Notes: Predicted 3D model of a 1416-nucleotide RNA (small-subunit ribosomal RNA) from an uncultured bacterium. The coordinates come from a structure-prediction model, not an experiment, and the mean pLDDT is 84.
RNA sequence: AGAGUUUGAUCCUGGCUCAGGAUUAACGCUGGCGGCAUGCCUAAUACAUGCAAGUCGAACGAAAAAUAUAGAAGUGCUUGCACAUUUAUAUUUUUAGUGGCGAACGGGUGAGUAAUAUAUAGAUAACCUGCCUUAAAGUUGGGGAUAACAGAGGGAAACCUCUGCUAAUACCGAAUACGAUAACUAGACGCAUGUUUAGUUAUUAAAAGGGGCUCCAAAGCCCCGCUCUAAGAGGGGUCUAUAUCGCAUUAGCUAGUUGGUAAGAUAACAGCCUACCAAGGCGAUGAUGCGUAGCUGUACUGAGAGGUAGAACAGCCACAUUGGGACUGAGAUACGGCCCAAACUCCUACGGGAGGCAGCAGUAGGGAAUUUUCGACAAUGGGGGGAACCCUGAUCCAGCCAUGCCGCGUGUGUGAAGAAGGUCUUCGGAUUGUAAAGCACUUUAAGUUGGGAGGAAGGGCUUCAGGUUAAUACCCUGAAGUUUUGACGUUACCAACAGAAUAAGCACCGGCUAACUUCGUGCCAGCAGCCGCGGUAAUACGAAGGGUGCAAGCGUUAAUCGGAAUUACUGGGCGUAAAGCGCGCGUAGGUGGUUUGUUAAGUUGGAAGUGAAAGCCCCGGGCUCAACCUGGGAAUUGCUUUCAAAACUGGCGAGCUAGAGUACGGUAGAGGGUAGUGGAAUUUCCUGUGUAGCGGUGAAAUGCGUAGAUAUAGGAAGGAACAUCAGUGGCGAAGGCGACUACCUGGACUGAUACUGACACUGAGGUGCGAAAGCGUGGGGAGCAAACAGGAUUAGAUACCCUGGUAGUCCACGCCGUAAACGAUGUCAAAAUAGUUGUUGGGGGCCCUUGUGUCCUUAGUAACGCAGCUAACGCAUUAAGUUGACCGCCUGGGGAGUACGGCCGCAAGGUUAAAACUCAAAUGAAUUGACGGGGGCCCGCACAAGCGGUGGAGCAUGUGGUUUAAUUCGAAGCAACGCGAAGAACCUUACCUGGCCUUGACAUGUAGCGAACUUGGUAGAGAUACCUUGGUGCCUUCGGGAACGCUAACACAGGUGCUGCAUGGCUGUCGUCAGCUCGUGUCGUGAGAUGUUGGGUUAAGUCCCGUAACGAGCGCAACCCUUGUCCUUAGUUACCAGCACGUUAGGGUGGGCACUUUAAGGAGACUGCCGGUGACAAACCGGAGGAAGGUGGGGAUGACGUCAAGUCAUCAUGGCCCUUACGGCCAGGGCUACACACGUGCUACAAUGGUCGGUACAACGGGCUGCCAAGUCGCGAGACGGAGCCAACCCCAUAAAACCGAUCGUAGUCCGGAUUGCACUCUGCAACUCGAGUGCAUGAAGUCGGAAUCGCUAGUAAUCGCGGAUCAGAAUGCCGCGGUGAAUACGUUCCCGGGCCUUGUACUCACCGCCCGUCA
Repeated sequence: AGAGUUUGAUCCUGGCUCAGGAUUAACGCUGGCGGCAUGCCUAAUACAUGCAAGUCGAACGAAAAAUAUAGAAGUGCUUGCACAUUUAUAUUUUUAGUGGCGAACGGGUGAGUAAUAUAUAGAUAACCUGCCUUAAAGUUGGGGAUAACAGAGGGAAACCUCUGCUAAUACCGAAUACGAUAACUAGACGCAUGUUUAGUUAUUAAAAGGGGCUCCAAAGCCCCGCUCUAAGAGGGGUCUAUAUCGCAUUAGCUAGUUGGUAAGAUAACAGCCUACCAAGGCGAUGAUGCGUAGCUGUACUGAGAGGUAGAACAGCCACAUUGGGACUGAGAUACGGCCCAAACUCCUACGGGAGGCAGCAGUAGGGAAUUUUCGACAAUGGGGGGAACCCUGAUCCAGCCAUGCCGCGUGUGUGAAGAAGGUCUUCGGAUUGUAAAGCACUUUAAGUUGGGAGGAAGGGCUUCAGGUUAAUACCCUGAAGUUUUGACGUUACCAACAGAAUAAGCACCGGCUAACUUCGUGCCAGCAGCCGCGGUAAUACGAAGGGUGCAAGCGUUAAUCGGAAUUACUGGGCGUAAAGCGCGCGUAGGUGGUUUGUUAAGUUGGAAGUGAAAGCCCCGGGCUCAACCUGGGAAUUGCUUUCAAAACUGGCGAGCUAGAGUACGGUAGAGGGUAGUGGAAUUUCCUGUGUAGCGGUGAAAUGCGUAGAUAUAGGAAGGAACAUCAGUGGCGAAGGCGACUACCUGGACUGAUACUGACACUGAGGUGCGAAAGCGUGGGGAGCAAACAGGAUUAGAUACCCUGGUAGUCCACGCCGUAAACGAUGUCAAAAUAGUUGUUGGGGGCCCUUGUGUCCUUAGUAACGCAGCUAACGCAUUAAGUUGACCGCCUGGGGAGUACGGCCGCAAGGUUAAAACUCAAAUGAAUUGACGGGGGCCCGCACAAGCGGUGGAGCAUGUGGUUUAAUUCGAAGCAACGCGAAGAACCUUACCUGGCCUUGACAUGUAGCGAACUUGGUAGAGAUACCUUGGUGCCUUCGGGAACGCUAACACAGGUGCUGCAUGGCUGUCGUCAGCUCGUGUCGUGAGAUGUUGGGUUAAGUCCCGUAACGAGCGCAACCCUUGUCCUUAGUUACCAGCACGUUAGGGUGGGCACUUUAAGGAGACUGCCGGUGACAAACCGGAGGAAGGUGGGGAUGACGUCAAGUCAUCAUGGCCCUUACGGCCAGGGCUACACACGUGCUACAAUGGUCGGUACAACGGGCUGCCAAGUCGCGAGACGGAGCCAACCCCAUAAAACCGAUCGUAGUCCGGAUUGCACUCUGCAACUCGAGUGCAUGAAGUCGGAAUCGCUAGUAAUCGCGGAUCAGAAUGCCGCGGUGAAUACGUUCCCGGGCCUUGUACUCACCGCCCGUCA
């Protein structure tokens, strides 16, 4: 010191959360020792039991006991001893009572109390004070009682009553008065009441006590007391000022209330109390009320300022079951006193009594939660006493609790075979880990044994000295001797002994936040402080291994400060994020121009007092250290008193004129109010003309109209609003104001002088104004028009559109008081900051340009723009910049501008204004995309223009569905459906049924046996099983080895099983669309932008120009193949022009490469040339030449990416799953099913045709498990046959449409051929399920196809045939080939798809988005 979290990303605003500290804590897990502290925060709830306040015999009487002495009489007897009794005296002790002092301290608690309190500083001339200290003076002389006790009585008890006796330091008079008090007189002093001195008068004391010494006694002395007085110390009472929580949704409170006079009361002032008189007193600087609370020193936190708290310790206050009251006393309105009342508890003989733990322990209860019914007065302190002593739950100690703080320990060194085990693993290893074991040491703490301080000072006794004194008493001080005092305590501490022995956990490991893997689980179980994890590969759940942090503790929870500048004094904001009152006037308050004098309130400085101690801080000291304890200092930022200064602020006085205002002249204006006037238009009414429609809409209808509308002309009525001018023009504080005229009236601006002399600014409350709608009363009512009615639209249409239409809109008066009342920007002032341009009002200057000129100035009003500011957008002399004054307002989103309460209102409602609960966001600005039934530009068989189809029929084929033992699986809009499949009778085959095998049909390794292999037979559907025959091979170092087969066991094989959402590879698609990016630079806080946008152009991000961009890459194009022209080379199996030979004919032969052709290499086309357009560019248009012209035609070629697109069934592959089966073999069946639906095709419906006969012209290809000629047979499919050909050689192989003839004559036909019957052919182990073909016979639907929809722009569509792959056989499919060979394109408005720019957005999973309401 910060961090996480809003977004696809960004910057703000803003909340939530975390890391730190601290606690009288509690809970969970764990727990070795010691020191020092703390320990009912809740029920001020109730309390059993014990203790917590007594003491004094040196105040008093009495009773009892013990001892001593003396006497008396008695017993035993040892005749002078013992024992017991009794009397007297003395001493000691105990007990109740009288009396004194104490009990008002100490100890507890925080209920009450918001001021009768506390803190700080003062006042008391308005007071009191026992014991103590100092000083002065006294202590004389009497009296009468009473408890105890005795007797009697009552009562259960507590206790009470009566009679009688007795004492005092108990009680009561009297004397005295140094003095004290009061009154009066005189003087002095002070601060008003007063204080003091002198005098006079009056009033007012006491215990002749107790003890000691001396002693016969008295007297005397000493000590302790008593009385009065003066002072001190300490303690208290009272008063004053300031400070001291929240709520204004508490705004008015107060009759003893405020003051006065008099009397009373008090220690004392005072309405403290009473009587009378007056009517005051307090309050927005918060009275009164309500709620909460003991206050402080201080404690915690914080950089500080602050915030929170008031445990322990200390000061003050209050209280003692609740409420009230007084008594005693120096002191109480009394915790362990009294009286009364109340509640509760206890005793009771029912008549009455007793009690008060918020003292120490302890109990119950409450609660998350807080200890022993301990020891001792040894120390410190307190009470009593002369003292010894006694009392003391104050206190000192111990006990319990990890409750906190502090300290120590649980070993140290060495030790690699890096053991075993665990975990992970890529199987190599890694890690746990020098960790352990082992070896060598040590012994703190705990344990045992022994020793052993300090806390002890005093006290008693004896003696001595000094002081005091008349004194050797007494008293005080000191010394010596002696004796005695320790709860703690088995103390601290020290030593010895033995042995690593007795001693480690808790939380966490996704980010924040240090620390990672495996398994289990599968949106389940669970976690979570925030964000968030978990739906089969979870570093986030649970476990384990490992790690991190702290450590006798560690985590969690609670509440508190911090971080939070998130209430901002220090130190925030308000255009759009929350936030400027709708606008004025103005009260209190705050602030205030300039000069001078004075004052000293603020301010500044010095001094004094106080600010308790403890605490904090600093320097020391003591416990081994520390915590802790202790000495000193500093500090205590405050308050009070006093002295001084006079700049600034304030007060007072005197001036000034720059702020503000007044007077005078002028100007502009929809500023306001009242009255009057005007024209245009709408509507209605009357009259005329006139006739069938009008009106209205996207289209209509409702409506009006033959009873005469609409239209048109004239007239009349009535209400409302004022076209043009009109303008980012004017006026006004805002709302707002618009025809004209008159009257009344406010403000602004301007010019030049005069006057007043700070009169100013802001403004809580207050008060006034305040659009529209609405309300009340009364008018008015043309048009418009909520509500309402009807017609349309629509799935519906309580809407948008149309026809009507009432409140209202208008006027007068009175309410309401709100609006996106907005510039979303409060009012006022000042300075300065480039400015530029327009416009409205006023004033001034200049000119031989006199103007619609130009310049200056001032008050408004606009546009742009620099500095600066801002999160950005933007603002920018009219600030949102830099400053000053004052007011208002804000503090996460929702709940909510809501509820309740108050105030206002006739009502509607307005204003003021919460909380519970809930979320982790909500918001602002800008960015990239995507989207829009937004815009602009452009392209494509996209539409249009055409040609031919599909959709109807029959069949083929694929799919869905259904069925089935199985009908294996995949593909699903375009981009699945003649698709994977270039070909399911068996096989294929993955499916089903049945029969079989289990190291396996296939691979590698081990061992053994055997060559391998094979003939025949039997059983079986076959797989297979059994029997049988033949065979002994090859190499060799003679051991054996190689290939192959069989057997055995185990590692393993195998899987078309799952996941294409774990993947590779391959593919489809947008799309052959023109796009997609990068480097450097620049701009921006940033995401990003620029480049790639713009002007042209192109098929093209193609090229040119411009340009904060300059370049580059992947795409485009080109390079490649093919086709079209030519050339060169070559010439067989192709070819044959010329020459020659030859045939019925035929390149058949010699020969020849000229042509065709074949296949290699070249040429050619580049907008190259010309003209025009264009910006002198790129390019486009036209033309020439050319086989070909602007990419010549066709193909291959597919950018960054999108669709979790397709494929685990081509293959490969992670993970999961099966292992006598989800693997393997075999037979049969199925994939070929069939009410149905869809896609893709074939054949047709006919005459541009069918049938018959005849005659022509191709190209690409294929062929040895092959193509198969000639010839013969068969109607035919085909058969026989065998020549040729491994192919420019032979064969498939006759091309068909076309052409020339013939026939049919519009018909279900001489169209069409499905279906079916019979007979055959071919392939093949095998055509039943389930092949193709032939012949004869049969002759279905169908007469051009609804909505809808597809392809195609030229050698294309259409049409005609041919070949090939697969293949034993089986194409209407697919891939190729050639023949014949069209029509149309005006054009880009619309449909679909795409590209670029721009705009809006609350979308970014991106419109198949987001999201609102209702219901469940």